[in-house]
Molecule: Bacterial RNase P class A
Organism: Actinomycetota bacterium
RNA sequence: UGGGGCGGUCAGGCGAUCGCGGACGGCCAUGCCGUCUGAGGAAAGUCCGCGCUCCACAGGGCACGGCGCCGGGCAAUGCCCGGACGGGGCGACCCGUGGAUCGGGCCACAGAAACAGUCCGCCCCGGACUCGUCCGGGGUCAGGGUGAAAAGGUGGUGUAAGAGACCACCGGCGCACCCAGCAAUGGAUGCGGCCAGGCAACCCCCACCGGGAGCAAGGCCAAGCAGGGACGAAGCCCGCUUGCGGGCGGGGGACGGCCCGUCCCCCUUGAGCCCCGGGUAGGCCGCACGAGCCUCGCGGUGACGCGAGCGCCCAGAGAGAUGAUCGCCCAGGCGGACCGAGGCGGGAAGAAGGCGCAAGCCGUAAACCGACACGGACGCUGGACAGAACGCGGCUUAUAGGCUACCCCGCGAC
Numbered sequence: 001u002g003g004g005g006c007g008g009u010c011a012g013g014c015g016a017u018c019g020c021g022g023a024c025g026g027c028c029a030u031g032c033c034g035u036c037u038g039a040g041g042a043a044a045g046u047c048c049g050c051g052c053u054c055c056a057c058a059g060g061g062c063a064c065g066g067c068g069c070c071g072g073g074c075a076a077u078g079c080c081c082g083g084a085c086g087g088g089g090c091g092a093c094c095c096g097u098g099g100a101u102c103g104g105g106c107c108a109c110a111g112a113a114a115c116a117g118u119c120c121g122c123c124c125c126g127g128a129c130u131c132g133u134c135c136g137g138g139g140u141c142a143g144g145g146u147g148a149a150a151a152g153g154u155g156g157u158g159u160a161a162g163a164g165a166c167c168a169c170c171g172g173c174g175c176a177c178c179c180a181g182c183a184a185u186g187g188a189u190g191c192g193g194c195c196a197g198g199c200a201a202c203c204c205c206c207a208c209c210g211g212g213a214g215c216a217a218g219g220c221c222a223a224g225c226a227g228g229g230a231c232g233a234a235g236c237c238c239g240c241u242u243g244c245g246g247g248c249g250g251g252g253g254a255c256g257g258c259c260c261g262u263c264c265c266c267c268u269u270g271a272g273c274c275c276c277g278g279g280u281a282g283g284c285c286g287c288a289c290g291a292g293c294c295u296c297g298c299g300g301u302g303a304c305g306c307g308a309g310c311g312c313c314c315a316g317a318g319a320g321a322u323g324a325u326c327g328c329c330c331a332g333g334c335g336g337a338c339c340g341a342g343g344c345g346g347g348a349a350g351a352a353g354g355c356g357c358a359a360g361c362c363g364u365a366a367a368c369c370g371a372c373a374c375g376g377a378c379g380c381u382g383g384a385c386a387g388a389a390c391g392c393g394g395c396u397u398a399u400a401g402g403c404u405a406c407c408c409c410g411c412g413a414c
Stems, first nucleotide, its partner, number of pairs: 001410005007404004012329007020038008040385001044396002047394005052214004064210003068206001069083005084097005098205002103203002105199003119144002121140009152170006171195001173192004178187003218285004227276003231272001235248006249267007292312002294309006330383001332381004338376003344370003353362003
């Protein structure tokens, strides 16, 4: 200096004006004023795992769902860390993961056949004739051909032709035993049959995990209406359409406290008032101090754990606020007939010149011009994805542009 790998981190800043939610305070108070405060790394998807709440629950099993190399971390996990093995990459690094000799099922297209089946070919036997071909039977996977995949590879023995049929070496598998490791696994030795594919994200087998529903969980208070139970006043007269109307009287209420007065309701088929249980509207809690954040120290390879700190308090809610405009500045992008230093090409004849007896060797300065990239100034532009609603830990997905730790592979110079 050019590519690349893998983590972390930021998510424009300041000011002015207008506007919105919450808390607290004030006021001549159904609103206004003041102060403080008000989204994210994913608030998203709701895919996992927890907390919390209610319901269910002797114990065991089946079913169902999930998970899946080993060890560790965590409240827990399908997450994270460290390993093992296989695959990819020159490399940093990335991707994958139980069992295919319990059994069933499936394997597109092509191909004869997708697991014991012969299409071509090769070989043997029989038959036919037009005498080098055809037909039938059998053997064969060594060769061809198909395919992602077709009987372990090379060489030999063998055979009618062939074949792990047999042999040597190599590869792989199984069993036994030893060594290292907590383990996955790795290494060594011996023996074996020569070794019949793949898919378990199809059923299945093995091991492990799992009770259900969710903040509209759930709890508290509780208007009105309806229900239940107490207390509760006094009746009399008139009219007729014979169960209604009116008058006097009584009880209760309204007209801001009292009296008068007026109006309304009721008088035992009950006005009014009190109590009770459940509970609607509505209100309050749950609900924002927590598996919390920051800094430092210690332990651990690490995930993480432990501890310390007159350290910090960090939206809350209800159909749901967190915004808009302008100005200045900062990354970044683009532009051109600007400026700058530099290398490159021209200028440039290896010039002038120097050294040398000589042949020859050494030696390329500048003005100026040019294109290119770089930097500066100027102008234009300019900041993504996205919006909490019970909370938390993960994963996944979306995301303009930066900053940064470490590592890998080139190239150049010293």